[in-house]
Predicted 3D model of a 680-nucleotide part of an RNA (large-subunit ribosomal RNA, domain II) from a Bacilli bacterium. The RNAcentral record of the full RNA draws on ENA. Its Rfam family is "Bacterial large subunit ribosomal RNA".
Context: one part of a larger RNA
RNA sequence: ACCGGCGAGUUAUGGUUGCAUGCAAGGUUAAGUCGAAGAGACGGAGCCGUAGCGAAAGCGAGUCUGAACAGGGCGAUAAGUAUGUAGUCAUAGACCCGAAGCCCGACGAUCUAUCCAUGGUCAGGUUGAAGGUGGGGUGAAACCCACUGGAGGACCGAACCGACGUUCGUUGAAACGCCCGCGGAUGAACUGUGGAUAGCGGAGAAAUUCCAAUCGAGUCGGGGGAUAGCUGGUUCUCCCCGAAAUAGCUUUAGGGCUAGCGUUAGAAAUUGUGUAGUGGAGGUAGAGCACUGAAUGGCUGAUGGCCGCUUGAGCGGUACUGAUUCCAAUCAAACUCCGAAUGCCAUUAUAUGUAUUCUAGCAGUCAGACUGUGGGGGAUAAGCUCCAUGGUCAAAAGGGAAACAGCCCAGACCGUCGAAUAAGGUCCCUAAAUUCAUGCUAAGUGUUAAAGGAUGUAGAAACGCUCAGACAACUAGGAUGUUGGCUCAGAAGCAGCCACCAUUUAAAGAGUGCGUAACAGCUCACUAGUCGAGUAUUUCCGCGCCGAUGAUUUACCGGGGCUAAGCAUGGUACCGAAUUCACGGAUUUUAGAUUUAUCUAAAGUGGUAGGGGAGCGUUCCAUAUGGGGCGAAGCGAUACCGUAAGGAGUCGUGGACUGUAUGGAAGUGAGAAUGCCGGU
Numbered sequence: 001a002c003c004g005g006c007g008a009g010u011u012a013u014g015g016u017u018g019c020a021u022g023c024a025a026g027g028u029u030a031a032g033u034c035g036a037a038g039a040g041a042c043g044g045a046g047c048c049g050u051a052g053c054g055a056a057a058g059c060g061a062g063u064c065u066g067a068a069c070a071g072g073g074c075g076a077u078a079a080g081u082a083u084g085u086a087g088u089c090a091u092a093g094a095c096c097c098g099a100a101g102c103c104c105g106a107c108g109a110u111c112u113a114u115c116c117a118u119g120g121u122c123a124g125g126u127u128g129a130a131g132g133u134g135g136g137g138u139g140a141a142a143c144c145c146a147c148u149g150g151a152g153g154a155c156c157g158a159a160c161c162g163a164c165g166u167u168c169g170u171u172g173a174a175a176c177g178c179c180c181g182c183g184g185a186u187g188a189a190c191u192g193u194g195g196a197u198a199g200c201g202g203a204g205a206a207a208u209u210c211c212a213a214u215c216g217a218g219u220c221g222g223g224g225g226a227u228a229g230c231u232g233g234u235u236c237u238c239c240c241c242g243a244a245a246u247a248g249c250u251u252u253a254g255g256g257c258u259a260g261c262g263u264u265a266g267a268a269a270u271u272g273u274g275u276a277g278u279g280g281a282g283g284u285a286g287a288g289c290a291c292u293g294a295a296u297g298g299c300u301g302a303u304g305g306c307c308g309c310u311u312g313a314g315c316g317g318u319a320c321u322g323a324u325u326c327c328a329a330u331c332a333a334a335c336u337c338c339g340a341a342u343g344c345c346a347u348u349a350u351a352u353g354u355a356u357u358c359u360a361g362c363a364g365u366c367a368g369a370c371u372g373u374g375g376g377g378g379a380u381a382a383g384c385u386c387c388a389u390g391g392u393c394a395a396a397a398g399g400g401a402a403a404c405a406g407c408c409c410a411g412a413c414c415g416u417c418g419a420a421u422a423a424g425g426u427c428c429c430u431a432a433a434u435u436c437a438u439g440c441u442a443a444g445u446g447u448u449a450a451a452g453g454a455u456g457u458a459g460a461a462a463c464g465c466u467c468a469g470a471c472a473a474c475u476a477g478g479a480u481g482u483u484g485g486c487u488c489a490g491a492a493g494c495a496g497c498c499a500c501c502a503u504u505u506a507a508a509g510a511g512u513g514c515g516u517a518a519c520a521g522c523u524c525a526c527u528a529g530u531c532g533a534g535u536a537u538u539u540c541c542g543c544g545c546c547g548a549u550g551a552u553u554u555a556c557c558g559g560g561g562c563u564a565a566g567c568a569u570g571g572u573a574c575c576g577a578a579u580u581c582a583c584g585g586a587u588u589u590u591a592g593a594u595u596u597a598u599c600u601a602a603a604g605u606g607g608u609a610g611g612g613g614a615g616c617g618u619u620c621c622a623u624a625u626g627g628g629g630c631g632a633a634g635c636g637a638u639a640c641c642g643u644a645a646g647g648a649g650u651c652g653u654g655g656a657c658u659g660u661a662u663g664g665a666a667g668u669g670a671g672a673a674u675g676c677c678g679g680u
Stems, first nucleotide, its partner, number of pairs: 001680006011092013026048003032042003052059002062074004095233002098230001102223006113197009122187001124156003127152001131148006160184003164181002168177001199215001201211003208217001236615006246259005260365002262362007271355001272352009286338001287336002292332003296328003304320001305318005368393010398409003413585004418581003424575003427560003433572001435571006446562001452546002456543002459540004464535002473530005479503003484498003509524001513522002586605008616669001618666010634653005640647002
């Protein structure tokens, strides 16, 4: 891992509601007794109901309060009771498995920690303390030398004890080891045997370390099925309906209670809902500036400052300050002179037909997600967060979006080698147009993106110049006073400052740029000629261009590929879903017929949590009735029947039990629980 077996809402006693049955203003026995009996009978104690109110005395369809004949409170108007059964609740382990822990009593120091008693062990080598002896030395010492001596938590290094490093091992040879190195090795050394200390404890050269592979409190048994607002699991089928992820409160936030939303039964009102009309309340969107504030420009210019004159509180000036009024143009969630659409309330009509509300039983839900719209928070960030209001998912399959819970279309009872459509599509992959008309795009734009940039291109408009010749190009001129004045080494159109006149002219600046040391030189403005028809500028708009760089592989059309098979507008046809229709069938509800299960009609039949209904099967029991050695159950095979759970038949195997009908009772259904046991 697989296969097989086992494996989870039970039981008791009460409450409550539904249903069934008996009796009924009553209903009913309990313990117990008799009895063979768990049958039946007896047993009326007790319980519930038939009257309530009051603390009570008590009164009574009333009573209590009260001075009250008032008011108010609770009553008086609806049948109960016993048993059974189903749902559910309470108390119990209470659907099952699961803690870490807490407490009690025992057992442990054969491991290990410390201690006690008594024993044992430490190859070999080295160093050479004190002391001693002799000699020297001294007044005597100290001291010096030689020898002797053999100290040490001394040195090197086996046994022994340890464990610093790497490798290997890491389902090991080993639940801590092996190889190679490493530390101590006469000591606070190591070790044998016996003994002591015990869990609210002991021991500890101290590490939360050890106390038998167990230690922030040992092990075993017990309380004990501790508790678990937590996780996991919870076993057959079909039919009907079908949620919630919200509010309030909560030592509450992943739990609960009540309400909201679901379901089942019953009851009831022109109850609900849509549409249309009518009548209302309101201050949002928008808008506005009349208020409150903000804020721009202008006119005005109070007040203040500064200056001057007087010097007296006075006068004058001011390109300062800037109040107020006015004009123009703005802004606001906490501004409003105004003010919708929706929504909401009421009412009338109409459509629908219980969708509404109430009572009672039973729930589940309290983590929501994305998307459109209106907003708050954030950075007018987030697959962000918090509200409101729709949708979808959740609990929804099908078609589209290449793939893609939340987007678009559309809500799957079953069947059909039928039809029409939706979104979306119609060159090939790939079902259907290489469809029609008119334009646009040349960028593979389409098939990602901004500020910004640009003689891209299509369309619309405005305003200049132009056959009295424009625009561009070419030819020619572009002069004189004059080298203007100043400045300056120089300054001559062209470093800089000032001025910018006049003449000749078709035209020509006291000069547009280059250039020179300064001149020179080139050029422009301007003019004529040649040429011969458009040309310059600006604005709006369609589609394009640049801006545009990434790391495994093209990789930003799903691909091929496309100049339409791209974009815009319009038309026709077709494809396309579990939609709709057609035909057949099943089933639910309502209504009507008949008739007690048939028909007809209408509307339905996606579904998680959950509510309700109807069934299948297993074991046993009762009653009835069958089968079986001419072969039961079980097992294997099989093309049969039923809407499903399931049920037959036949053959084989097997070798002794086992069906059917109607009821009853449950140890009643397995794929999951890191489930338990066995097998392979």

The organism belongs to Bacilli, within Bacteria.